[in-house]
This record gives sequence, C1' cells and structure tokens, in this order.
RNA sequence: AGCAGAGUAGGAUCAUGCGCGUUAAGUGCCGGGUGAACAGGGAGUUGUCAUCCGGACGAAAAGGUAACUUGCGGUGCACGAUCCGCAUCCCGCUGCU
Repeated sequence: AGCAGAGUAGGAUCAUGCGCGUUAAGUGCCGGGUGAACAGGGAGUUGUCAUCCGGACGAAAAGGUAACUUGCGGUGCACGAUCCGCAUCCCGCUGCU
C1' cells in the first nucleotide's frame, strides 16, 4: 500500500410470561415541535428512536349472577431464540499479500 474481516445502538419475526383496551385507548398513516442515540476514537444526515401537539381513518365480541373465562387488537412491557445492522466520511483493530 492492496484485499478481506470483526464489533454497537437499534430494528424485524417468533415463543413464553405479566399487563392494557374491547365504554376504543393503543397500533398503523399524514403534518409540526422538542430531545436522544448511532461500532474503539472523531464527524454525522434528508435516516433511526423517544416524547408532545394537531389532522384523517378506524375495530369482535361471546359465555357467566358474579368472580372470571375464551376470543379479538397491525395492543404495552420483560425475557429468550433467530435474522438484519455503524446512511455516510476519516482514523484505529484483526487476518492475508
């Protein structure tokens, strides 16, 4: 010097557990505000995540005296498995030449 590779936050799916809603919140969609994170170091978006405001759309209940049970919801959280994985730039690390 060239080539190859490792590694994060996070994301997706599935399983389990505990919840929430079913008197419609949540999820998903659109617009805007604020904040945060993005591999070992530095920078970092029009990308990601969280939260708030506004807008449009919108649902599966059944049984039971009841407790509750069974469902339903692109439902929340935790944990596990599998897969994906720094937008990008510079440096570093490992291997080979």

Record summary: This is a predicted structure of a 97-nucleotide RNA (THF (Tetrahydrofolate) riboswitch aptamer). Rfam family: THF (Tetrahydrofolate) riboswitch aptamer. Rfam's curators write: Tetrahydrofolate (THF) riboswitch was first reported for Ames et al. as an RNA motif in 5' untranslated (5'-UTR)regions of folate transport and biosynthesis genes in Firmicutes genomes. Rfam links the family to the GO term tetrahydrofolate metabolic process.